c-di-GMP-I-GGC riboswitch aptamer from a Deltaproteobacteria bacterium, 90 nucleotides, folded computationally.
Lineage of the source: Bacteria > Pseudomonadati > Myxococcota > Myxococcia.
Its Rfam family is "c-di-GMP-I-GGC riboswitch aptamer". Its family is annotated with cyclic-di-GMP binding in the Gene Ontology.
The prediction has a mean pLDDT of 85.
């Protein structure tokens, strides 16, 4: 440095339940512990979801779905990028 212990110190909190904000997806708080060595922290790549505009068909329209688009969500899907505790073993 790489790695990552039945070490030792500290941290985070899934599903559920109140309360808020969002049209949602889904944030933030609190309670609560499924898991977590980056489940600190960035939406660059891809993946999923949600609103919206919407091309061809089918329909009387219209709701629906679907190419493509625009904007958002997710970092605790995956890659990337940054930051950092601790040190058995190899």
């Nucleotide at each position: 440095a790489c790695c990552g212990a039945u070490a030792a110190u500290a941290g985070c909190a899934a599903a559920c339940u109140c309360a808020a904000g969002g049209u949602a997806a889904u944030u933030u708080g609190a309670g609560g512990a499924c898991g977590c060595a980056a489940a600190g922290c960035c939406a660059c790549g891809g993946g999923u979801c949600c609103a919206c505009u919407g091309c061809c068909c089918g329909c009387a329209u219209g709701a629906c779905a679907u190419a493509a688009g625009u904007g958002g969500a997710u970092a605790g899907c995956c890659g990337g990028g940054u930051u950092g505790c601790c040190g058995a073993a190899g």